A computed fold for a 1506-nucleotide RNA from a soil metagenome, annotated as small-subunit ribosomal RNA. Model confidence (mean pLDDT): 85 of 100.

RNA sequence: AGAGUUUGAUCCUGGCUCAGAUUGAACGCUGGCGGCGUGCUUAACACAUGCAAGUCGAGCGGUAACUGGCGUAGCAAUACGUGCUGACGAGCGGCGAACGGGUGCGUAAUACAUGGGAAUCUGCCUUUUAGUGGGGAAUAACCCGGCGAAAGCCGGGCUAAUGCCGCAUAAGAUCUUCGGAUGAAAGCGGGGGAUCGUAAGACCUCGCGCCGAUGGAUGAGCCCAUGUCGGAUUAGCUAGUUGGUGAGGUAACGGCUCACCAAGGCGACGAUCCGUAGCUGGUCUGAGAGGACGGCCAGCCACACUGGGACUGAGACACGGCCCAGACUCCUACGGGAGGCAGCAGUGGGGAAUAUUGGACAAUGGGGGAAACCCUGAUCCAGCGACGCCGCGUGUGUGAAGAAGGCCUGCGGGUUGUAAAGCACUUUCGGUGGGAACGAAAUAUGCCGGGCUAAUACCCCGGUAGGCUGACGUUACUCAAUGAAGAAGCACCGGCUAACUCUGUGCCAGCAGCCGCGGUAAUACAGAGGGUGCGAGCGUUAAUCGGAAUUACUGGGCGUAAAGCGUGCGUAGGCGGUAGUCCAAGUCUGGUGUGAAAUCUCCCGGCUUAACUGGGAGGGUGCGCCGGAAACUGGGCUGCUGGAGUGCGGGAGAGGUAAGCGGAAUUCCCGGUGUAGCGGUGAAAUGCGUAGAUAUCGGGAGGAACACCUGAGGCGAAGGCGGGCUACUGGGCCGAUACUGACGCUGAGGCGCGAAAGCCAGGGGAGCGAACGGGAUUAGAUACCCCGGUAGUCCUGGCCCUAAACGAUUGACACUUGGUGUGUCGGGUAUUCCAGUCCCGGCGUGCCGGAGUUAACGCGUUAAGUGUCCCGCCUGGGGAGUACGGUCGCAAGGCUGAAACUCAAAGGAAUUGACGGGGACCCGCACAAGCGGUGGAGCAUGUGGUUUAAUUCGACGCAACGCGAAGAACCUUACCUGGGCUCGAACGGCUGGUCAACGAUCGUGGAAACACGGUUACUCCGCAAGGAGGUCCAGUCGAGGUGCUGCAUGGCUGUCGUCAGCUCGUGUCGUGAGAUGUUUGGUUAAGUCCCGCAACGAGCGCAACCCUUGUCCUGUGUUGCCAUCAUUCAGUUGGGAACUCGCAGGAGACCGCCAGCGAUAAGUUGGAGGAAGGUGGGGAUGAUGUCAAGUCAUCAUGGCCUUUAUGUCCAGGGCUACACACGUGCUACAAUGGCCGGUACAAAGCGCUGCAAACCCGCAAGGGGGAGCUAAUCGCAAAAAACCGGUCUCAGUUCGGAUCGCAGGCUGCAACUCGCCUGCGUGAAGCUGGAAUCGCUAGUAAUGGUAUAUCAGAACGAUACCGUGAAUACGUUCCCGGGCCUUGUACACACCGCCCGUCACAUCACGAAAGUGGAUUGUACUAGAAGUCUCCCUUAAAGGGCCCAAGGUAUGAUUCAUGAUUGGGGUGAAGUCGUAACAAGGUAGCCGUAGGAGAACCUGCGGCUG
Repeated sequence: AGAGUUUGAUCCUGGCUCAGAUUGAACGCUGGCGGCGUGCUUAACACAUGCAAGUCGAGCGGUAACUGGCGUAGCAAUACGUGCUGACGAGCGGCGAACGGGUGCGUAAUACAUGGGAAUCUGCCUUUUAGUGGGGAAUAACCCGGCGAAAGCCGGGCUAAUGCCGCAUAAGAUCUUCGGAUGAAAGCGGGGGAUCGUAAGACCUCGCGCCGAUGGAUGAGCCCAUGUCGGAUUAGCUAGUUGGUGAGGUAACGGCUCACCAAGGCGACGAUCCGUAGCUGGUCUGAGAGGACGGCCAGCCACACUGGGACUGAGACACGGCCCAGACUCCUACGGGAGGCAGCAGUGGGGAAUAUUGGACAAUGGGGGAAACCCUGAUCCAGCGACGCCGCGUGUGUGAAGAAGGCCUGCGGGUUGUAAAGCACUUUCGGUGGGAACGAAAUAUGCCGGGCUAAUACCCCGGUAGGCUGACGUUACUCAAUGAAGAAGCACCGGCUAACUCUGUGCCAGCAGCCGCGGUAAUACAGAGGGUGCGAGCGUUAAUCGGAAUUACUGGGCGUAAAGCGUGCGUAGGCGGUAGUCCAAGUCUGGUGUGAAAUCUCCCGGCUUAACUGGGAGGGUGCGCCGGAAACUGGGCUGCUGGAGUGCGGGAGAGGUAAGCGGAAUUCCCGGUGUAGCGGUGAAAUGCGUAGAUAUCGGGAGGAACACCUGAGGCGAAGGCGGGCUACUGGGCCGAUACUGACGCUGAGGCGCGAAAGCCAGGGGAGCGAACGGGAUUAGAUACCCCGGUAGUCCUGGCCCUAAACGAUUGACACUUGGUGUGUCGGGUAUUCCAGUCCCGGCGUGCCGGAGUUAACGCGUUAAGUGUCCCGCCUGGGGAGUACGGUCGCAAGGCUGAAACUCAAAGGAAUUGACGGGGACCCGCACAAGCGGUGGAGCAUGUGGUUUAAUUCGACGCAACGCGAAGAACCUUACCUGGGCUCGAACGGCUGGUCAACGAUCGUGGAAACACGGUUACUCCGCAAGGAGGUCCAGUCGAGGUGCUGCAUGGCUGUCGUCAGCUCGUGUCGUGAGAUGUUUGGUUAAGUCCCGCAACGAGCGCAACCCUUGUCCUGUGUUGCCAUCAUUCAGUUGGGAACUCGCAGGAGACCGCCAGCGAUAAGUUGGAGGAAGGUGGGGAUGAUGUCAAGUCAUCAUGGCCUUUAUGUCCAGGGCUACACACGUGCUACAAUGGCCGGUACAAAGCGCUGCAAACCCGCAAGGGGGAGCUAAUCGCAAAAAACCGGUCUCAGUUCGGAUCGCAGGCUGCAACUCGCCUGCGUGAAGCUGGAAUCGCUAGUAAUGGUAUAUCAGAACGAUACCGUGAAUACGUUCCCGGGCCUUGUACACACCGCCCGUCACAUCACGAAAGUGGAUUGUACUAGAAGUCUCCCUUAAAGGGCCCAAGGUAUGAUUCAUGAUUGGGGUGAAGUCGUAACAAGGUAGCCGUAGGAGAACCUGCGGCUG
């Protein structure tokens, strides 16, 4: 210090989440030791038991218990007596009990903090001072009697005091009329020389005490200022209230109380009310400023079962006191009593959760006491809890065969890992045994010195000597022996965030802080191995701060992201020009007081270290007081003119209000002319019209709005304002100058104005027109369109107060380069005939644009730039501008304005795509123009479906369907049925056995496979031993699988598409995604080329290079050819090398030439020449990519599955089924034809497991035959359409050939299921095909035949080949597909997108609701315990009266819970209805308002452009 998360990507805005630190914690797993801390955060809930405040005999009367002494009795034990001693129960009295300890209920100020103040008190302590004389009366204890269950109480009698009451005295005190008056006390103990006394003692003295006063200290009370949580959906509160006078009261001021008088006091600087809360030093966090908190420790406050009250006292309205009331608990003899753990332990309860019914007064402190001493759950210690912080340990060194085991593996190894074992050491801590501190000093006592004193007594102070005292404690610490011996876990490992693999699971189980993982290869679940982090702990949860500049003082924003009030006037407030002077409030500065201690920081010290702790210093940002300064702010005073305003003179304008006036048009009415339609729409219909419309002419009525002028123009604060005239009236501007002298700006509340719609009352009503009616459209059409039409629109008066009330930009002022329009005013010694032009200065209004600014878009002197001032507003989306409350309104509704719950986004700008029922341009057999088909029939073939034991599998829009399959009778074959085999049908390695076995052959069974049986030399090397190889058997590691996953893959392929595109480097622009280049203008088949240009180049594509075809040339001529010569039946032979043809190599075409167009370019049009002309025709060639396209069944391959089977062998069957549907074809429906006969012309292929001639046989298929040919030689081989001649004559035919019968042929082990062919016979549908749809632009379509691959056989399919050989294209509006540019977008899985609302279901929180129940509280009345009482009544007491707690009655307020039913809202993989929005979203959308409608919505009116 940041990071993750909105998007395809980007920048910004913005929320959510994480990493850090912390805790009085809890929970989970785990747990060795010690030190120091810490431990009911909840029920201020209820409490059993024990303890927590006593002490003093040196205040008193005394003697119940104990000890000792004495006495008596007794031998003794012992008993009895005796306050005599130590002591002491109970009692009187004194002091203490108001401290210490606990808790945080209440309290938002009677509190606390800081700083001040005056009208006070203060026991014990302390300073000083004056005293302490002399009397008296009681009363407990005790004794007697009585009541009661008890608690306790009553009566009688005795007695003491430091108890109580007088008298005296009064320095000082108090009061005072200033003369005076009033008011005290207590003794106890120690010692003692003289004197007195019988004694006690007096007396003296010391100590303690007592009384009066005085200072101090300490403690407490009171007052003031400032500060101290949230809510305005709490705005008014207050009658002792505010003040005065007087009186009372208090320790003391004071309405503290009372009487009277006045009417005040508090409050937007937040009163009152409601909620919450003890405050502080400080603690946690943070860089700080801040934020949160207030447990332990310390200061203050409050409380002590709840409420009230006083008493005593120096001090209380009193935790372990009293009285009363209430609730609760306990005892009871039922009459009555007792109690208060928020003291320490402990119990129950509550809770996620918090300890021992411990030890000791040894230390520190407190109470009492002269002291010893007693008391002390304060305190000091111990116990329990890893609750926190800190420290230590669980071993150290060495140790590679890198052991075993685990895990992984590419099978080589890697890793765990020097880790272990082993070897050599050490012994902290723990355990055992021994030793052993500090914490302890003082009070006693002795001695010395000093003080007091008459005193060497006593007592006190100081010094010195010196005895006793330890809960902790089995202490810390230390020594010895022992033995690596007793001591490691937890979380995490997808990113953030350090750390990775295997297995299991299969959107299951589960994980998750956020993003998100899991649907068969999960580093995200679970386990394991390994790793990372921390470590006696580690994680989780909760909570606070931080990060969060995400409430912004430091330190944010408001054009479009959330955010400028619709607009003005103006109150309070805030801010304010210029010169001088004074003051010193702010400000700055010096000094001083305070800011407790602890805490914090620094330094030094003590525990072995640290935590912890001692000492010192600093800090404590604050407040007070005393000085100083005077720039700035502020205040007073005096000025100034620049801000602001006033006067004078001009001029523009739909500025406002009122009154009357005008013409055009619509409609209606009357009349004329006139006749069949008008009107309306995409097309229609409703409607109007022969009762005379529309049209046209004349006249009249009435209402509303004001064409042209009119402009990006003007005016106004905004809303808004438009015929003309008149009256009244507001504001702004310009020009000169005079005056006032800061009079200013903004503006919370407040008060005006405020489009349209709407409301009330009264008018008015031509046109338009929500609602409504009708007609259309439509699946529907509560809409869009049409015909009508009511409110309304208009006027007057009164309401409403909202709009996309927008520049989505509050107001004011100042400053900061420019250009160009326009309105208006003024100026110019410019120019000029000018109502002109040009120039200058104001004010207003536009456009472009610089710096600057902005997330970008943009803004840019009219700022969104740079500054100042004031106001308003914002803080994630939804819920929601909703609910409740308040307020305004006649209503509609407006203003103010939440929460629960829910999501991880919602958003702005810009980018690239994609898309649009957006635009521009262009192309393609895309349409159009043509030709021929398909769709109808029969058959073939493929598919779906169905069927089946099986009908194996795959392919599914184009881009599956004569596709894989270039050919299923067996085989193929993957399917089914049945029969066999199990190291296996094929292959490799190893171990053991065998020497035979396989094979061959024979036999038996069998459908075969196979099984069983018989016969038959293992081979090679070596002398041998032995070795190598082979067979089979057994075992084993591998096999095998057309089993699954094409969504794990490679490869191959289809498709967009032979479309013209797709990119890169450098540079430049942009914060960036990206852009530029690749866009513009031309051109092309083309991102083809040219020109231009912040681009310059390059790559993959295009084109070309390749093959083929078209022309020519050259070379070469056999098997090909034959013009000339010869020859033959025949290019048959000789010969020829011309031609054809084959092969090989060249030439040729390039817009090269000419002309036009074009920009002089690229190119294009026409022409010449040429076999061919603008890519000559055809082919091969397929960019980046898209479709999780196709294929695991071509092949390869990861993973999974299977192993006497999902493998393998065999026989038979099936893939050939058949109600039906679709695709692709063939043959036809006939005369451009069928049939018969004759005649002619190809190309390209193929052939030895082959092609097969001639010849013979057969009607034919075919058979026989076998010449020739390894093929330019021989063969398949006949080309067919065509042409010639004949016949048929429009018919289901001499068309058509399906189907079926019979007889044959061929292939093949085998044609039954299930082949092809032939002959004869049979002779179905079909007469040109609905909606729809396909191909084709030239040697093409159409049409005719030929060949080949596969193949034993089996094409109507496929692939090639040649023959014959057209028609048409005006053109690009439309359909489809594509390219480029541009535009909009809420799409990015990209329009097969996104998305809205009702309804239905589930669930959650909330609102309303007849009410119901509780809590708090106000007011009025009633009630009146205890208590107080100066005063009132009463003779004292008692009682009454005043005040007053609980309680009661009545009526309100606030709040919580609940409530049949009801309302909307949120959420929820696959429900219903529609299609509202996003593209011109198919009627542009949205805002306000009103009406209507299942729903989104529709319509009217006005507004906005987003």